[in-house]
RNA sequence: GGUUCGGUCCCACGCGGUGGGCCGGGUUCGAACCGGGUCAGGCCGGGAACGGAGCAGCCCUAAGGACUUUGGCCCAAGUGCGAGGUGCCCGGGCCCUU
Numbered sequence: 001g002g003u004u005c006g007g008u009c010c011c012a013c014g015c016g017g018u019g020g021g022c023c024g025g026g027u028u029c030g031a032a033c034c035g036g037g038u039c040a041g042g043c044c045g046g047g048a049a050c051g052g053a054g055c056a057g058c059c060c061u062a063a064g065g066a067c068u069u070u071g072g073c074c075c076a077a078g079u080g081c082g083a084g085g086u087g088c089c090c091g092g093g094c095c096c097u098u
Stems, first nucleotide, its partner, number of pairs: 001095007009087001010085002013082004018076006024069006035060004043052003
């Protein structure tokens, strides 16, 4: 110096994990009035029977909040593994040369 093997690093790819964001699912909270249902009381109409509107309360739920999540997507990095690529460097084998 050539060649080859292994390794660190770098690059891109695949799979997985971690953290975060978004969507979806589950549970739950959630409306004085400007959501719905039922509407005590009271009010109104009526001779009355009844009817009417309807506050509170109760129930359901919306916007939204909290918790959770086997699921999907995206992002990130001192993440794990796999098979690769150009190359510096490190280590070894062989050959050549000095």
Molecule: Bacterial small signal recognition particle RNA
Organism: Planctomycetota bacterium